[in-house]
Model confidence (mean pLDDT): 88 of 100. Predicted 3D model of an 82-nucleotide RNA (Glycine riboswitch aptamer) from a sheep gut metagenome. Of the family's consensus pairs, 90% are formed in the model. The RNAcentral record of the sequence draws on MGnify. It matches the Rfam family "Glycine riboswitch aptamer". Gene Ontology term of the family: glycine biosynthetic process.

RNA sequence: ACUCUGGAGACAUCCGUUGAAUCGGAGGCCGAAGGGGCAAGGACCGUGACUGGACCGAAUCUCUCAGGCAAAAGGACAGAGU
Numbered sequence: 001a002c003u004c005u006g007g008a009g010a011c012a013u014c015c016g017u018u019g020a021a022u023c024g025g026a027g028g029c030c031g032a033a034g035g036g037g038c039a040a041g042g043a044c045c046g047u048g049a050c051u052g053g054a055c056c057g058a059a060u061c062u063c064u065c066a067g068g069c070a071a072a073a074g075g076a077c078a079g080a081g082u
Base pairs, nucleotide, nucleotide: 001082002081003080004079005078006077011027013026014025015024016023028069029068030067034065035063036062037061041056042055044053045052
């Protein structure tokens, strides 16, 4: 990497002649595709020393850009196999 299996959360919200999806509008939510942010620590500049400055730096934490909020699809992660 591929295949199989398991796999959560949150309005089948309201309006437009409207079951879902799509389109436009209105608010309310979720975090586990992806993405952004940060600790310890590392190394650099500066100082007699301290205070200082910028860089690298994890996550299931955090943000909610993206995505998602019946089913389906997707799905971090885990197990088995190749």